[in-house]
Molecule: RNase P RNA; transfer RNA
Organism: Planctomycetota bacterium
RNA sequence: AGAGCCAGCCAGGUAGUCGCUGGCCGAAAAGGCUGGAGGACAGUCCGGGCUCCGCAGGACAAAAUGGUCGAUAACGUCGACCGGUCGCGAGAUCAGGGAAAGUGCCACAGAAAGCAAACCGCCUCAGUUCGCGCCUCGGCGCAAUUGCAGGUAAGGGUGAAACGGUGGGGUAAGAGCCCACCAGCAGGCAAGGCGACUUGCCUGGCUCGGCAAACCCCAUUUGGAGCAAGGCCAAGCAGGGGGAAGCGGCUGUCCGUCGCGUUGACCUCCGGGUAGGCUGCUUGAGGCCGCGAGCAAUCGCUGUCCCAGAGAAAUGACUAUCGGCAGCUCAGGCUGCAACAGAACCCGGCUUAUCGGCUGGCUCUCUCA
RNA sequence: GCACUUGUAGCUCAAUUGGAUAGAGCAGCGGUCUACGGAACCGCAGGUUGCAGGUUCGAAUCCUGCCAAGUGCA
Numbered sequence: 001a002g003a004g005c006c007a008g009c010c011a012g013g014u015a016g017u018c019g020c021u022g023g024c025c026g027a028a029a030a031g032g033c034u035g036g037a038g039g040a041c042a043g044u045c046c047g048g049g050c051u052c053c054g055c056a057g058g059a060c061a062a063a064a065u066g067g068u069c070g071a072u073a074a075c076g077u078c079g080a081c082c083g084g085u086c087g088c089g090a091g092a093u094c095a096g097g098g099a100a101a102g103u104g105c106c107a108c109a110g111a112a113a114g115c116a117a118a119c120c121g122c123c124u125c126a127g128u129u130c131g132c133g134c135c136u137c138g139g140c141g142c143a144a145u146u147g148c149a150g151g152u153a154a155g156g157g158u159g160a161a162a163c164g165g166u167g168g169g170g171u172a173a174g175a176g177c178c179c180a181c182c183a184g185c186a187g188g189c190a191a192g193g194c195g196a197c198u199u200g201c202c203u204g205g206c207u208c209g210g211c212a213a214a215c216c217c218c219a220u221u222u223g224g225a226g227c228a229a230g231g232c233c234a235a236g237c238a239g240g241g242g243g244a245a246g247c248g249g250c251u252g253u254c255c256g257u258c259g260c261g262u263u264g265a266c267c268u269c270c271g272g273g274u275a276g277g278c279u280g281c282u283u284g285a286g287g288c289c290g291c292g293a294g295c296a297a298u299c300g301c302u303g304u305c306c307c308a309g310a311g312a313a314a315u316g317a318c319u320a321u322c323g324g325c326a327g328c329u330c331a332g333g334c335u336g337c338a339a340c341a342g343a344a345c346c347c348g349g350c351u352u353a354u355c356g357g358c359u360g361g362c363u364c365u366c367u368c369a
Numbered sequence: 370g371c372a373c374u375u376g377u378a379g380c381u382c383a384a385u386u387g388g389a390u391a392g393a394g395c396a397g398c399g400g401u402c403u404a405c406g407g408a409a410c411c412g413c414a415g416g417u418u419g420c421a422g423g424u425u426c427g428a429a430u431c432c433u434g435c436c437a438a439g440u441g442c443a
Base pairs, nucleotide, nucleotide: 001365002364003363004362005361006360007359008358009357010356012322013321014320015319016318017317018316020036021035022034023033024032025031038340042351043350045349046348047347048346049345050226051225052224053223057255058254059253060252062222063221064220065219066218067081068080069079070078071077082096083094084093085092086091097217098216102215103214104211105210106209119156120155121152122151123150124149125147126146127145128144129143131142132141133140134139135138164182165181166180167179168178169177183207185204186203187202188201189200190199191198192197230279231278232277233276240270241269242268243267246260247259248258249257286305287304288303290301291300292299293298324337325336326335327334328333370442371441372440373439374438375437376436379395380394381393382392388426397413398412399411400410401409419435420434421433422432423431
């Protein structure tokens, strides 16, 4: 210098004028003071707080998750590590338990697709031949060919995938059939590590396919509903009429249990009324600075700050100036642009959208000293 | 707030539960026929299966995340 990898941050600043809205002062709809969008506040995909449901017991079903250790209120999130795959590398990525429990699937091609089997080929055996050769003339050898006969899995070919690889021995031909080395599997032992796992040694039979984001098995977890939760007050209508022995404890089925009811409901159908106020409501797993513990996620402590709480409606506009980017211009300067979105019970994550930038760490290649 | 459904050619639908090239009808274009048009007949084109990843030898189909449209309940 070029090409990359990873992590984090900002989301224009200041001043003025005119508005909108919550709160406070004020007799006041005069006036004044003060607060007023975000990193996603989006999607509602996970997890919790909070609140309620006459405590949520059992079995089956259903759903979710799936390396290990940790972090956390919790998680399907995050961190570190282990293992697989990809990359020269910094690094990225993984739904990463089980296929020697069972069932199922593996199209086409191919002999054969999962437990054995054999298309071409190779070999043996039994025949056949106006075949060839030899000779002691009846046989032998060779070749070709035939077979409801037998052996074989070296070689060929198919496929995404074909039952270990290389070399040697062996054999009629062959083959882990035997041997050496290598790869892999199972069992055992030792060392290291909290662990996933790694490394080494011994033994074994020789080798056992893939798919569980197919059913399934194993382990773990899950009661349900949601601020229109829930509490208090006010107003209004008709404790009106019919049905019924069950109904309810808010996703399925059964059992158990509890409550209400048969004096007819807190059930159901019809009919009638209301469409208001207060609360929950924002001080919180809270923000910022500093110190400390930890590789990190994160945690602890000191100090300091209070920062929207609406009706579904507010949170803006303009001017000046400084900064950013683009264009024009010798220059001074002029013109233009500025994203995605947008609170409504509150938090922790994930995912997605996003103009323009900034910072830090690291890798590879080339060049120069 | 909660619970779901759907997405395939311009339109309406298929695709035998994962197997290759994704097919039909209507519409479109070209030709034959006709004086011309329609109808009829023959042929052609048209698809990133909403998008992006993943699983698998192989994905419209299975899984995950988005996007769009729609439905139900309080």